[in-house]
Predicted 3D model of an 81-nucleotide RNA (c-di-GMP-I riboswitch aptamer) from Botrimarina colliarenosi. Rfam family: c-di-GMP-I riboswitch aptamer. Its family is annotated with cyclic-di-GMP binding in the Gene Ontology.
RNA sequence: ACUCGAGAAAGGCAAACCCGUCGUAAGGCGGGGGCGCAAAGCCAAGGGCCCCGUUUGUUCAGGGGAAGCCUGGCUGCCGAU
Numbered sequence: 001a002c003u004c005g006a007g008a009a010a011g012g013c014a015a016a017c018c019c020g021u022c023g024u025a026a027g028g029c030g031g032g033g034g035c036g037c038a039a040a041g042c043c044a045a046g047g048g049c050c051c052c053g054u055u056u057g058u059u060c061a062g063g064g065g066a067a068g069c070c071u072g073g074c075u076g077c078c079g080a081u
Stems, first nucleotide, its partner, number of pairs: 004079002012037002017032006035068001041074003045071003049065004053060001
């Protein structure tokens, strides 16, 4: 250094739910909360998912959302065996 991840330490993030606010919606942001997380940091590139279009339903051009679904890319704290 790579790999790896401890009943370790320091610090970090924050699911459901509730309140406020923005959005047609999916959902975003702020506060509370804490299920969990060693990339639960960043990027919608591939697959999948959700919403709009837009419908009784199917298909689908296009637009949008989510990184806490998987893969991939970039970066990163600590260090016992």

The model forms 95% of the base pairs in the Rfam consensus. Lineage of the source: Bacteria > Pseudomonadati > Planctomycetota > Planctomycetia > Botrimarina. It was read from a public genome assembly, where an Rfam model found it. The coordinates come from a structure-prediction model, not an experiment, and the mean pLDDT is 84.